[in-house]
RNA sequence: AGAGUUUGAUCCUGGCUCAGGACGAACGCUGGCGGCGUGCCUAACACAUGCAAGUCGAGCGGGGAAGGCCUUCGGGUUUUUCCAGCGGCGGACGGGUGAGUGUAACGCGUGAGCAACCUUUCCUUCACAGGGGGAUAACGCAGCGAAAGCUGUGCUAAUACCGCAUAAGACCACGAUGUCGCAUGGCAAAGGGGUCAAAGGAGAAAUCCAGUGAAGGGUGGGCUCGCGUCUGAUUAGCUAGUUGGCGGGGUAACGGCCCACCAAGGUAUCGAUCAGUAGCCGACCUGAGAGGGUGAUCGGCCACACUGGGACUGAGACACGGCCCAGACUCCUACGGGAGGCAGCAGUGGGGAAUCUUCCGCAAUGGACGAAAGUCUGACGGAGCGACGCCGCGUGAGUGAUGAAGGCCCUUGGGUCGUAAAGCUCUGUGAUAUUGAUGCUUAUGUUUGACGGUACAAUAAGAGGAAGCCACGGCUAACUACGUGCCAGCAGCCGCGGUAAUACGUAGGUGGCAAGCGUUGUCCGGAAUUACUGGGCGUAAAGGGAGCGUAGGCGGUCUUUUAAGUUAGAUGUGAAAUACCCGGGCUCAACUUGGGAGGUGCAUCUAAAACUGGAAGACUUGAGUGCAGGAGAGGGCAAUGGAAUUCCAUGUGUAGCGGUAAAAUGCGUAGAUAUAUGGAGGAACACCAGUGGCGAAGGCGGCUGCCUGGCCUGUAACUGACGCUGAGGCGCGAAAGCGUGGGGAGCAAACAGGAUUAGAUACCCUGGUAGUCCACGCCGUAAACGAUGAGUGCUAGGUGUCGGGGGUAUCGACCCCCUCGGUGCCACAGCUAACGCAAUAAGCACUCCGCCUGGGGAGUACGGUCGCAAGACUGAAACUCAAAGGAAUUGACGGGGGCCCGCACAAGCGGUGGAGUAUGUGGUUUAAUUCGACGCAACGCGAAGAACCUUACCAAGGCUUGACAUCCCGUGACAGCUAUGGAAACAUAGUCUUUCGCCUUCGGGUGAACACGGAGACAGGUGGUGCAUGGUUGUCGUCAGCUCGUGUCGUGAGAUGUUGGGUUAAGUCCCGCAACGAGCGCAACCCCUACAGCUAGUUGCCAGCACAUAAAGGUGGGAACUCUAGCAGAACUGCCGUUGACAAAACGGAGGAAGGUGGGGAUGACGUCAAAUCAUCAUGCCCCUUAUGUCCUGGGCUACACACGUACUACAAUGGCCUGAACAGAGGGAAGCGAAGGAGUGAUGUGAAGCGAAACCCAAAAAAGCAGUCUCAGUUCGGAUCGUGGGCUGCAACCCGCCCACGUGAAGCCGGAGUUGCUAGUAAUCGCGAAUCAGCAUGUCGCGGUGAAUGCGUUCCCGGGCCUUGUACACACCGCC
Repeated sequence: AGAGUUUGAUCCUGGCUCAGGACGAACGCUGGCGGCGUGCCUAACACAUGCAAGUCGAGCGGGGAAGGCCUUCGGGUUUUUCCAGCGGCGGACGGGUGAGUGUAACGCGUGAGCAACCUUUCCUUCACAGGGGGAUAACGCAGCGAAAGCUGUGCUAAUACCGCAUAAGACCACGAUGUCGCAUGGCAAAGGGGUCAAAGGAGAAAUCCAGUGAAGGGUGGGCUCGCGUCUGAUUAGCUAGUUGGCGGGGUAACGGCCCACCAAGGUAUCGAUCAGUAGCCGACCUGAGAGGGUGAUCGGCCACACUGGGACUGAGACACGGCCCAGACUCCUACGGGAGGCAGCAGUGGGGAAUCUUCCGCAAUGGACGAAAGUCUGACGGAGCGACGCCGCGUGAGUGAUGAAGGCCCUUGGGUCGUAAAGCUCUGUGAUAUUGAUGCUUAUGUUUGACGGUACAAUAAGAGGAAGCCACGGCUAACUACGUGCCAGCAGCCGCGGUAAUACGUAGGUGGCAAGCGUUGUCCGGAAUUACUGGGCGUAAAGGGAGCGUAGGCGGUCUUUUAAGUUAGAUGUGAAAUACCCGGGCUCAACUUGGGAGGUGCAUCUAAAACUGGAAGACUUGAGUGCAGGAGAGGGCAAUGGAAUUCCAUGUGUAGCGGUAAAAUGCGUAGAUAUAUGGAGGAACACCAGUGGCGAAGGCGGCUGCCUGGCCUGUAACUGACGCUGAGGCGCGAAAGCGUGGGGAGCAAACAGGAUUAGAUACCCUGGUAGUCCACGCCGUAAACGAUGAGUGCUAGGUGUCGGGGGUAUCGACCCCCUCGGUGCCACAGCUAACGCAAUAAGCACUCCGCCUGGGGAGUACGGUCGCAAGACUGAAACUCAAAGGAAUUGACGGGGGCCCGCACAAGCGGUGGAGUAUGUGGUUUAAUUCGACGCAACGCGAAGAACCUUACCAAGGCUUGACAUCCCGUGACAGCUAUGGAAACAUAGUCUUUCGCCUUCGGGUGAACACGGAGACAGGUGGUGCAUGGUUGUCGUCAGCUCGUGUCGUGAGAUGUUGGGUUAAGUCCCGCAACGAGCGCAACCCCUACAGCUAGUUGCCAGCACAUAAAGGUGGGAACUCUAGCAGAACUGCCGUUGACAAAACGGAGGAAGGUGGGGAUGACGUCAAAUCAUCAUGCCCCUUAUGUCCUGGGCUACACACGUACUACAAUGGCCUGAACAGAGGGAAGCGAAGGAGUGAUGUGAAGCGAAACCCAAAAAAGCAGUCUCAGUUCGGAUCGUGGGCUGCAACCCGCCCACGUGAAGCCGGAGUUGCUAGUAAUCGCGAAUCAGCAUGUCGCGGUGAAUGCGUUCCCGGGCCUUGUACACACCGCC
């Protein structure tokens, strides 16, 4: 000293929370010793029991006991001692508590005063004590009562009580005179008058102690005053002995303290009164301080003593352990009556989270009494209990690496606990045991120890008996494993936990503190978060709606004076303790003690005179007045004008008008609307009109008159600070609303009807009442806003505009320049969180007022004031949240804007949605119908092909180191074949039998391969998690974007660059520019295709020359052409023109096979969707292990009321059927393609030539074209379905394949809402091939043939890009609320 938390991120505002310290504490876990402290904070609740205030026989009479002496034995006397009573002193101190009161109070603190007072005991001084008297308790007798206690009568004493005497003196009334003071007044005093004293005791004595009066001192008290001393105004008025006076009474004393009379005062917004709460202070805690909180222990003061009241005694009380009365409670009782007061020390019950022993002693200190010894003392000194706090000490020290064992982690290598332990060598604090002291200080001598056999000292033996608690996600120091699975739980705030939790629980480890550690509570701090020091109010909370003005606050220039504020010095005080500094004493420390400094304060005295204040005088610049001009929707009253709307009357005129997006309600043939004339009535004032004017604000708009307020300019004649602000107060105050009375044309809440709509208590339409208007009276609020209080001064400029003035110039008006006042814009410094403000400040300063202190609850409730009401003003709390908020940033979004693109729409062509079938999906069913994929971007998808296999599913039957891999041991076979059982897997039996390398003593050994058997490590899993992952893929999107470095700007997030002007398919290019460059994307480079050339010429080709054939490049040859496949080329806006900014580029043209990326493909930026996939593969973790593994047979994946997607075939004449006859490309082929020939109606079979293929085969291309037929029909369309018979593949076509022939001949006649593809060799249409594959395409991937239509254009739908704008969204509009 700060930190966490609002956001995607940022800055600010702002609250919440944390880290620190403290405690009379409590709770949890734990607990070795000692010292010093400390311990009912709650029930001032109730209290059993014991003790806490007595003492004096040297005041008095008397009684008892013991001893001595004497005795007439009745007793007397004496010594010692004890005792009730009378009497004296003390029980007013000491000790406890903080309740009520009081809150504000002279209660407390501090400083003064008493000329208004008292004071036992104590000290000093002066004076005195003469002589008498009458009682009474004790006691005796009698009596009452249960008791407590009491009564009667009789006796007696005193230092008990009472007269008289004396009076230095005191007091009272008077008093010549003197003196002093702050007012009343005080002091001194001659003189005479009155009143008032006393007690004795001890001693042989000296003497001592007592007594009386008085003076002084001391101590202790009483009273008064200044200042300070909590909260509430949702308490604003309070007061009748109240305020004062005169006179009395009372008191120690002043005083309405009390009384009579008189006066009517006193107090309060500087907070009275009332209500709530509380003992105050020294101090204690905290804080840098200023402050804030507290008032335990110790000390000072006050108050109280069961509750309330009262007095008595006394020096002192209205009295804790005294009295009386009343009350409540408790106890005793013979029921008649009595007794009691722990907030003394212990202790008990109760309350409570919670607070101790019914201890020892008067040895010390102090107190009461006493002459003293002494007695008493729960004050006090000590001990006990409690880790309650502070302080100190210990639980060992050194050495010790095989880094032991064990625990934990682990990548299995190791790491860590850890020199830690063990072991070895030592020490002895403390614990235990034994033994042993001092304890006043002084002149000297003497006595006394509760604590305590304690501290301390010495000796003994031995590491011995002594460590826990909390934390480990961030804040905050310290990390892993397992368990759990939004469960259990944690949490001070943020927040953790939904299967890999460093946040839960446990363990290991680590961090922190340590006889303690954590938690809870409270206070201060951090919090500048109430801001005096030290904050704010345009938008975050916060300027009153606006003015006038009272109190108050503040106030111009000069001179003189004063000394209240201010400053300086001095004096007194500010108790002690505490705290601070320097020392001392306990071994240290805590603790204790000596000295010192300080003590911000208060009071008094002295001094200064700058500033503020007071007094006096002057001044003119602030303010005001006068004079001369000026502008204006400023206000009030009265009068008046035209346009328009509506209504009325009349005329003309006829079928509609009106209204809307479209309509309808409505009006109209009873004559509307329209039009013309006349009239009525109310309201508002077009144009001018303007970030123009006026006004304090609200607000003010035709014109005229009257009355009236303010402002501006010029001048400088007058006044001479007369000023500014302004709590309360007073008037003003839009609209709506209220009251009374008018008025009412238009408009128009409410209301009615018509529409719209799912609804439509709305928006739209037709009507329409309050109201709007006037007069008078209320209301008193608005986003009453510039969201910006008023006033004054100062601080760069530029440019408009309104109203004045001046200068220059001019004949004059302009122009130009200066200036005052208003009203706007831009902008510097400065300010601001930023936005922005910026002489009209939100800048720099001063003065005064108002207001704010997290969000919600709430401008609500209650109370009060105002109001006729509506309501206004004032204005909380409980509870709840960790935020709420401001400005700006980047995105995303908008039924915001601008620009642009895309088969996106539009323009077209063909489909789909209807039918049948195929196929996929959902659903349902099932033993199973294995699994995955779900908007676009799942659904002819994974699957380029499920009869068995595949296969993962189901049923049944088997196996358990396993179907598969590695390692170990044993055996040497196993396999195959045959037989039996079985559905098969498999089981059993028989038969058959070794393979190789090296060594060899030829017996064999060893190794490898293979097979079987055995044991365990392990195998295996299409089991789970695609939300733990890799890899791969889809999608936005082949959209034009996505970023970086340096620089610059910004407090920052970020911006700039990448925006702008053009252009492009393109962030493509050009220009401009605080940017300059660069990267990933775009484009190009790659492949196919389109053109020509060169090279090459078989299997392809054949123009020219030959040969040959029925014919045919069949042959010789040729290399021209086609073609094949390699190379090089060709196209670049290169050329011309126009446009454009002299650019980029666009448009047009030429040439060219091709023209503006020629066409197509491959190529997919940063990223998004927790997108898809654990079932391609790989993989973490979890799960199964005679099964979730593995083998086998059969079944299933092919089910079928239904729904959807994708396709095929059709519905026919641009067609079907039939005959004959043309033209491709690209592929494939050896377990293959399979020709010719001949068989079959056909599928196909037979056959076998050729071909590993520019050669042979698949292979027929089909549509088209030519010719014929059908003639609009459910047909010669359409082919589903079904029957029969065949063919092919294959162990096997039942579930469940394909094909052929014959027969059968369903729906369907072009398809609702809707929806989809396509811009040219494209759509449409036609066939061909290939992969997979034993067989099985209407699917998929390719190939060529024929070959269109349309595109005005970008308003709209969808998607996307750029700029901009709004946002309370950021999981981002499928948002938020």
The RNA shown here (small-subunit ribosomal RNA) has 1377 nucleotides and comes from an uncultured bacterium. The coordinates come from a structure-prediction model, not an experiment, and the mean pLDDT is 84. Rfam family: Bacterial small subunit ribosomal RNA. The RNAcentral record of the sequence draws on ENA, Greengenes and SILVA.